[in-house]
Source information:
Predicted 3D model of an 82-nucleotide RNA (transfer RNA) from a Candidatus Nanopelagicales bacterium. Its Rfam family is "tRNA". It is annotated as a transfer RNA.
RNA sequence: GGUGGGUUGCCCGAGCGGCCAAUGGGAGCGGACUGUAAAUCCGCCGGCUCUGCCUUCAGUGGUUCAAAUCCACUACCCACCA
Numbered sequence: 001g002g003u004g005g006g007u008u009g010c011c012c013g014a015g016c017g018g019c020c021a022a023u024g025g026g027a028g029c030g031g032a033c034u035g036u037a038a039a040u041c042c043g044c045c046g047g048c049u050c051u052g053c054c055u056u057c058a059g060u061g062g063u064u065c066a067a068a069u070c071c072a073c074u075a076c077c078c079a080c081c082a
Base pairs, nucleotide, nucleotide: 001081002080003079004078005077006076007075010026011025012024018065028044029043030042031041032040046054047053048052058074059073060072061071062070
């Protein structure tokens, strides 16, 4: 340099154009249990003025009534080829 795959919340990871603030696991926080701890179980786990609203899926732009999902470019990671 070429081809292909990938980038999602603190970490890992699922995610079909509309059922999505986004399955699940871990970490963390609170609680139950326990002599203490571990294990186990329950709740919370983007923000706010919280029946709702706002912002978000590497970055920028585009398509669309509607994008994490489709398209283009850029950045980074992995594999193969050279």